[in-house]
RNA sequence: CCAGAGGGUCGGACGGUCGCCUUCACCCUCGGGUGGGGGAGGAAAGUCCGGGCUCCACGGAAACACGGUGCCGGCUAACGGCCGGCGGGGGCGACCCCAGGGAAAGUGCCACAGAAAGCAAACCGCCGCUUCGAAACCCUCGGGAUUCCAAGCGGUAAGGGUGAAAGGGUGCGGUAAGAGCGCACCGCGAGGCCGGCAACGGGCUCGGUCCAGGUAAACCCCACCGGGAGCAAGACCAAGUAGGGACGGCAGAGGCGGCGCUUGUCGCCUCGGGCGGGUUUCCGCGCCGCCGUCCGGGUCGGUCGCGCGAGGCGUUCGGUAACGGACGUCCCAGAUGAAUGGCCGUCCCGAGGCCUGGCUCACGCCCAAGGGUGUGGGCUGGUUUCGGACAGAACCCGGCUUACAGACCCUCUGGUCCC
Numbered sequence: 001c002c003a004g005a006g007g008g009u010c011g012g013a014c015g016g017u018c019g020c021c022u023u024c025a026c027c028c029u030c031g032g033g034u035g036g037g038g039g040a041g042g043a044a045a046g047u048c049c050g051g052g053c054u055c056c057a058c059g060g061a062a063a064c065a066c067g068g069u070g071c072c073g074g075c076u077a078a079c080g081g082c083c084g085g086c087g088g089g090g091g092c093g094a095c096c097c098c099a100g101g102g103a104a105a106g107u108g109c110c111a112c113a114g115a116a117a118g119c120a121a122a123c124c125g126c127c128g129c130u131u132c133g134a135a136a137c138c139c140u141c142g143g144g145a146u147u148c149c150a151a152g153c154g155g156u157a158a159g160g161g162u163g164a165a166a167g168g169g170u171g172c173g174g175u176a177a178g179a180g181c182g183c184a185c186c187g188c189g190a191g192g193c194c195g196g197c198a199a200c201g202g203g204c205u206c207g208g209u210c211c212a213g214g215u216a217a218a219c220c221c222c223a224c225c226g227g228g229a230g231c232a233a234g235a236c237c238a239a240g241u242a243g244g245g246a247c248g249g250c251a252g253a254g255g256c257g258g259c260g261c262u263u264g265u266c267g268c269c270u271c272g273g274g275c276g277g278g279u280u281u282c283c284g285c286g287c288c289g290c291c292g293u294c295c296g297g298g299u300c301g302g303u304c305g306c307g308c309g310a311g312g313c314g315u316u317c318g319g320u321a322a323c324g325g326a327c328g329u330c331c332c333a334g335a336u337g338a339a340u341g342g343c344c345g346u347c348c349c350g351a352g353g354c355c356u357g358g359c360u361c362a363c364g365c366c367c368a369a370g371g372g373u374g375u376g377g378g379c380u381g382g383u384u385u386c387g388g389a390c391a392g393a394a395c396c397c398g399g400c401u402u403a404c405a406g407a408c409c410c411u412c413u414g415g416u417c418c419c
Stems, first nucleotide, its partner, number of pairs: 001415010012347007020039009041390001045401002048399005053230004066226005071085005086100001087098004101221002106219002108215003123160002125156007133148003137144002168186006187210001188207004193202003234304004240299001244295007252271008273288004311330008348388008357380010
C1' cells in the first nucleotide's frame, strides 16, 4: 500500500433572531407578565422476549391440559438475553454460522424418479445348472469339449441406473460370481480406565448376531419454566341535563269557636288524594302528579399515577469475560391534538461547474539551448451551485430484531514492496 476480520465512538459546530413545552422566583388587574433553569434516540421504531408497577381471580401442594424453552458451566431481578467453553460445518487465516435433548418407547410420513423408501426387494448386469439351436475343433464316428444365442430354474448385490436418501467405508484374501464370508484399518455399539465441575476429549478390551435409513420448526417422550389483563392499568375531585333514593309539604272534606253579618275570613280539632279488578263496604296489593331539602352513582372536564431509577459518569478492587463490590460525583424531557422548531449569517464534510489561477509529472512540437507551447494526470488556491442519513419519547427498565448518508478510533489476518 492492497484485500479482509472483529470491536467501539460520533452522527453537523458556533452566533443572532422569532417562537413552543415545562419548572422555579417575583409582580399585578388572577389571567397574564418579567427573569433564571431544563427540553428526544442509538435506534425514541417493530411491539418479538423478560421484568418492575397496577388491578382482578385465588387456602397450600401435587397432578392433568395448554403454551414456551432445549449442548455444558456461569452472569442476571428475569429472559428465548449475555459471557466463557464443548461438538459439528465453512474459510489459507483473523474469524464466521448452527431450533445443537431423545429416532434401539410407540405412531405417522418419505413427493417425482426408481425393481425396491423400511421390509426387504432384484430392472440392467455377473455366475452356475438343464434344454433347443448355431459355429468351428478333436476323435476309437458312438460321441467329447469350447464359444455364442434363446428359454427355464437357481445364486448374488461387487458394478450400472433412479433418487435428497438404497441395509457401514477402503484395501487384501476368498468365491462359479459375489457378499463381514474371513482379516487389517476407519466408523458403529458395549464395558471399564484416565483428564475435565460438566458438555466432552483420549487410550484399553470386547462385539461381524454390526439391521437398528431419514424426519421430532410431525405427533410424541424427557427435563425445566409459565394465573389473567394491561397506564385506555388504577386512584381521587366533580358541572349541566336526565334518571335513582330518603324526608317534608300541597292538591281536600267535615266539625267547633271568634269576628264580620245573606255569600266571607281567622284560629283550633278530626279524617285523608287519584287510578286499577263488573258494583258497594272493609282489609290487603300494584301504579301515579307537583314543590322543596338532602343523599349516592355515572358522563363532560380536571388532578394524581409521572419522573431518584435493577439511574448516569469517573476511579479502584475481584473475575479470562459477562458481571459484581467499594468510594466519589451528578440530577438528566414529561407533552396529552400531543412541545423539543423555523429563518439568517460564519464555518465543516461530500459531489460538480468556472478561473484559459498557481506548482509539478508524462508525452508531442518549436528553439538562438536560456526556454516557449499543446494535450493529459496529480496536488493546491479562489469563487459558485447542490446535498448532509435513518428517524420523533408518551408508565418505566433489561434485551433482541430491523433502518441508517457519512466521518473517526483501536486490535488482528492474508498478500506485495522497502529498510

Background
A computed fold for a 419-nucleotide RNA from a Kiloniellales bacterium, annotated as Bacterial RNase P class A. Model confidence (mean pLDDT): 75 of 100. The gene name in the source record is rnpB. The source organism's lineage runs through Bacteria, Pseudomonadati, Pseudomonadota, Alphaproteobacteria and Rhodospirillales. It matches the Rfam family "Bacterial RNase P class A". About the family: Ribonuclease P (RNase P) is a ubiquitous endoribonuclease, found in archaea, bacteria and eukarya as well as chloroplasts and mitochondria. Rfam classes the family as a ribozyme.